[in-house]
């Protein structure tokens, strides 16, 4: 130290269930642990999800479309506990 032990001390918490919230995707809380060495924080780049408003002849259906989301998809930025080996 940009590294990461069947180490120590702690931490987080997928699916699923319940409640709340939202048009939806999703989010919050409680329970619960599949996993995680940044599974801490930031939507900056890529990717993915949704489609309320809007646009379209556009009421419905349909299509397009983030200003809505996902950080537990990848990259980037910021910060951080411990200290075996290399």
């Nucleotide at each position: 130290a940009c590294c990461g032990a069947c180490a120590a001390u702690g931490g987080c918490a997928a699916a699923c269930u319940u409640u709340u919230u939202g048009a939806a995707a999703g989010a919050a809380a409680a329970g619960g642990a599949c996993g995680c060495a940044a599974a801490a924080c930031c939507a900056c780049g890529g990717g993915c999800c949704u489609a309320a408003a809007g646009c379209a002849a556009g009421a419905a259906c349909u299509g397009c479309a983030a200003u809505g989301g996902c950080g537990g998809c990848c990259g980037g930025g910021u910060u951080a506990c411990c200290g075996a080996a290399a």
Molecule: c-di-GMP-I-GGC riboswitch aptamer
Organism: Aquibacillus salsiterrae